[in-house]
Context: one part of a larger RNA
RNA sequence: UUGGGCGUAAAGCGUCUGUAGGUGGCUUUUCAAGUCCCCCGUUAAAUACCACGGCUCAACCCUGGAAAGGCGGUGGAAACUACUAAGCUAGAGUACGGUAGGGGCAGAGGGAAUUUCCGGUGGAGCGGUGAAAUGCGUUGAGAUCGGAAAGAACACCAAUGGCGAAAGCACUCUGCUGGACCGAAACUGACACUGAGAGACGAAAGCUAGGGGAGCAAAUGGGAUUAGAGACCCCAGUAGUCCUAGCCGUAAACAAUGGAUACUAGCCCUCUAUUUUAAAAGUGCAUAUCGACCCUUUUUUUAAGUGUUGUAGCUAAUGCGUUAAGUAUCUUGCAUGGGGAGUACAUUUGCAAGAAUGAAAGUC
Numbered sequence: 001u002u003g004g005g006c007g008u009a010a011a012g013c014g015u016c017u018g019u020a021g022g023u024g025g026c027u028u029u030u031c032a033a034g035u036c037c038c039c040c041g042u043u044a045a046a047u048a049c050c051a052c053g054g055c056u057c058a059a060c061c062c063u064g065g066a067a068a069g070g071c072g073g074u075g076g077a078a079a080c081u082a083c084u085a086a087g088c089u090a091g092a093g094u095a096c097g098g099u100a101g102g103g104g105c106a107g108a109g110g111g112a113a114u115u116u117c118c119g120g121u122g123g124a125g126c127g128g129u130g131a132a133a134u135g136c137g138u139u140g141a142g143a144u145c146g147g148a149a150a151g152a153a154c155a156c157c158a159a160u161g162g163c164g165a166a167a168g169c170a171c172u173c174u175g176c177u178g179g180a181c182c183g184a185a186a187c188u189g190a191c192a193c194u195g196a197g198a199g200a201c202g203a204a205a206g207c208u209a210g211g212g213g214a215g216c217a218a219a220u221g222g223g224a225u226u227a228g229a230g231a232c233c234c235c236a237g238u239a240g241u242c243c244u245a246g247c248c249g250u251a252a253a254c255a256a257u258g259g260a261u262a263c264u265a266g267c268c269c270u271c272u273a274u275u276u277u278a279a280a281a282g283u284g285c286a287u288a289u290c291g292a293c294c295c296u297u298u299u300u301u302u303a304a305g306u307g308u309u310g311u312a313g314c315u316a317a318u319g320c321g322u323u324a325a326g327u328a329u330c331u332u333g334c335a336u337g338g339g340g341a342g343u344a345c346a347u348u349u350g351c352a353a354g355a356a357u358g359a360a361a362g363u364c
Stems, first nucleotide, its partner, number of pairs: 005334002007318002012332001014201004021194003025088004033081002035077003039073005049065003053061002091191001092188003096183004103177007110154001114150008125136002162169002206247006215241002220236004258331006271307001273306004278301005284295001285291001313320002337364002346357004
């Protein structure tokens, strides 16, 4: 001088877009800013280092010498980075032909169930629990049949399955619309990766205004239980849950694992796992004939996802293991003993609830 970390020990922003910045493919060329080499100047003295000498020695003092590194300058080198000019196609993108999908938004339709209301039959209980009671019922409940209305959620299919940046997304149909993947190789020619600030989206709960309100259900009331019961159980039940328009901006927002690229078993890692694509060969089936169309299913290869087992390697262990927690590079965020404390103060933000940024003393 170089060398530490973040699944579970402190530590990955909830997710994405993207500005500045950082980093950046292959080939030739220019230049010489970075880089490298020679030389020169300067870097006061003292101190420090080396050597001789002087105080009896030492500390101390005297004399001389040397030096890395820095800064500036002349000259030179041209591999790498930057710059200049030109080109390329492996990255990235566009166009083309296909494929799958609960991706999003809007509109329309559907049946089962529940509750309520109306009518018929009927006539004493129903309901509920560990057991009961509160509750409902002769002003006719519960049961059953017919009719009507309302709101919310979409059984089976359903899967270790699919899609989405995440949050999340599932009855059916229609319209509009985003992305992904595969094939082929026409076009552009590094247009790329990440991303401080910034912006957008962001479950549930909560808030504002207007609707809606079947079921469920914080609060609340009652019945039980209990020593008590502010609970668990039961009977009711309001916000809320639903829709429209806005706000809030947080979650164990979890895979507790940031993003991108390359490599490592890849000729075959295992379960011949699974979803989808493309190619080839068949089976059923289709066709008067023809794989043109609509289907069914198997094998092999191929690419992109989603699991599982495990080699090397890694790891404190657990485990991870081509979807890495392996081997490397680029970039961003974050942590630095516990508690005090995600508190105080201050600022920003919000209608509020709060959120964001975020200490210290004293203490162990």